[in-house]
RNA sequence: GCAGGUAUAGCUCAAAUGGUAGAGCACAUGCUUAGCAUGUAUGAGGUCCUGGGUUUAAUUCCCAGUACCUCCU
Repeated sequence: GCAGGUAUAGCUCAAAUGGUAGAGCACAUGCUUAGCAUGUAUGAGGUCCUGGGUUUAAUUCCCAGUACCUCCU
């Protein structure tokens, strides 16, 4: 330098092929316990990597950029 892929909650990851996003773990609170752990219920937590375009509407489609991974040289 070429090609491909990934970017979503604190962490690990889903989802919808355009119409306001979820799980597990972690966290907070209640119950349970003498107390802790376990168990159980509830809750909080997301400008869906950045910028632009298309569209009535974009996390999703298109373009460019950034970071990381893989491959070729």
Molecule: transfer RNA
Organism: Camelus ferus